[in-house]
RNA sequence: GGGCCGGUAGCUCAGUGGUAGAGCGAGCGACUUUUAAUCGCUAGGUCGUGGGUUCGAUCCCCACCCGGCCUGCCA
Repeated sequence: GGGCCGGUAGCUCAGUGGUAGAGCGAGCGACUUUUAAUCGCUAGGUCGUGGGUUCGAUCCCCACCCGGCCUGCCA
C1' cells in the first nucleotide's frame, strides 16, 4: 500500500428506511435489625466526523478519522 470486520448509554451489545433498546452499572424506593440478594421506578444518547440520496437515514451511497484481523503481487 491492498482486503475484510467494527465504532450506538459509564461498560458489553442488539436494532438493516418510519420518534433508539436490553443486560450490567448508577440514583431513589420497597423488603431486611443492617448489609447483600431480590423486586419496582428514574436518569443517562447531536448512533465516530462531514457530505449525498430520500417526504423521512443508526440503517443506503461517497470521503475522512479511530480500533482489530489478514496480506505483500509484478518489475
RNAcentral holds the sequence, with entries from ENA and MGnify. The RNA shown here (transfer RNA) has 75 nucleotides and comes from a Caulobacteraceae bacterium. Taxonomically the source falls in Caulobacteraceae (Bacteria, Pseudomonadati, Pseudomonadota, Caulobacterales). Its Rfam family is "tRNA". The family's RNA type in Rfam is transfer RNA.